Predicted 3D model of a 93-nucleotide RNA (SAM riboswitch aptamer (S box leader)) from a mouse gut metagenome. The coordinates come from a structure-prediction model, not an experiment, and the mean pLDDT is 85. The sequence is in RNAcentral, with records from MGnify. Of the family's consensus pairs, 97% are formed in the model.
RNA sequence: CUUAUUAAGAGUGGUCGAGGGAAAGGCCCGUUGACGCCACGGCAACCUGCAUUUGCAAGGUGCUAAUUCCUGCGGAGUAUUCCGAAAGAUAAG
Repeated sequence: CUUAUUAAGAGUGGUCGAGGGAAAGGCCCGUUGACGCCACGGCAACCUGCAUUUGCAAGGUGCUAAUUCCUGCGGAGUAUUCCGAAAGAUAAG
């Protein structure tokens, strides 16, 4: 850079010690210990393997608070809503 997906799903223990949820604005999580790291689990099925048109497995990734936590841009409606895009994330190339 290209393509696909992004409303589902799945946590305990140990360690550390103040920030974290991409960024801005909100909102939320966090000293009743978050985030990160480690161990052991779990989810899913993009690649992969085996069967063969739809299944099984789980080797390589990924994920395991909140819809990608929500919004920003465009269109319709116009009170709350809906659709699309952008950006981000993941996979494969």